[in-house]
Large-subunit ribosomal RNA, domain VI from a Myxococcales bacterium, 268 nucleotides, folded computationally. Its mean pLDDT, the model's own confidence on a scale to 100, is 87. Its Rfam family is "Bacterial large subunit ribosomal RNA".
Context: one part of a larger RNA
RNA sequence: CGUAGGAGAGUUGAGAGGACCUAUCCUUAGUACGAGAGGACCGGGAUGGACAUACCUCUGGUGUUCCAGUUGUCACGCCAGUGGCAUCGCUGGGUAGCCAUGUAUGGAUCGGAUAACCGCUGAAAGCAUCUAAGCGGGAAGCCCACCUCAAGAUCAGCUCUCCCGGGGCGCAAGCCCCCUCAAGAGCCGUCGAAGACUACGACGUCGAUAGGCCGGGAAUGGAAGUGCAGCAAUGCAUGGAGUUGACCGGUACUAAUAGCUCGUGAGG
Numbered sequence: 001c002g003u004a005g006g007a008g009a010g011u012u013g014a015g016a017g018g019a020c021c022u023a024u025c026c027u028u029a030g031u032a033c034g035a036g037a038g039g040a041c042c043g044g045g046a047u048g049g050a051c052a053u054a055c056c057u058c059u060g061g062u063g064u065u066c067c068a069g070u071u072g073u074c075a076c077g078c079c080a081g082u083g084g085c086a087u088c089g090c091u092g093g094g095u096a097g098c099c100a101u102g103u104a105u106g107g108a109u110c111g112g113a114u115a116a117c118c119g120c121u122g123a124a125a126g127c128a129u130c131u132a133a134g135c136g137g138g139a140a141g142c143c144c145a146c147c148u149c150a151a152g153a154u155c156a157g158c159u160c161u162c163c164c165g166g167g168g169c170g171c172a173a174g175c176c177c178c179c180u181c182a183a184g185a186g187c188c189g190u191c192g193a194a195g196a197c198u199a200c201g202a203c204g205u206c207g208a209u210a211g212g213c214c215g216g217g218a219a220u221g222g223a224a225g226u227g228c229a230g231c232a233a234u235g236c237a238u239g240g241a242g243u244u245g246a247c248c249g250g251u252a253c254u255a256a257u258a259g260c261u262c263g264u265g266a267g268g
Base pairs, nucleotide, nucleotide: 001152005163006162007161008160009159010158011157015149016148017147018146021049022048023047024046025045026044027043033038051106052105053104054103055102059100060099061098062097066093067092068091069090070089071086072085073084074083075082076081111143112142117137118136119135120134164267166177167176168175169174179265184262185261186260187259188204189203190202191201192200209255210254211253212251213250214249215248216247218244219243220242225238226237227236228235229234
């Protein structure tokens, strides 16, 4: 810009893309077959491999914004307690998130048209012949079926809902004046398991959108101070203590204020 008024939702599916894998074991059955050796079709069931998708309950990884231990050195006057630097100084753990080695799921089934091939009926050619007319069966392959995108599918589809009713001229498109500017959208702001930007989604006081605070969860693992025991190092008690990022819930304390712009007037 188009989709012959504007707008908000929900859809159909022309078309496009993805996927399509395979093994072993049990059973049928040591049956059919075969002198024996050997050893099935068909059908039923189970377990895997690789691959793909999704997810984080479990198992683990990471987790430089969490907790603890610890070395050297410097600083806070000293002790104690802390902080800085040394790869996050090093070490032991670890929430959320992200992830795989973890968990779950998938390849199916049905139908249609066929290939090689197997047939029925059957002449040309009194026979024979699956073929010439006609009819049937038959693949991991083809078309469907499964998953995703999809009406710029310009043949631009469909459904629901919402909005706009002054006058004059003109056949009409349209033009002029006055009035009116709707539904809705955007800007802006608080944000997000959304994200390069944009977009997408939530919210903006008629409010739980983010922060703070409160409660919970979870992590670490027994804080500081004080008391007691010990010459001391240290230990014990107070006390599952203290501290805590992202998690869950609540709560307007803080910030989403106020506002501005676009979008019209019934549509050949």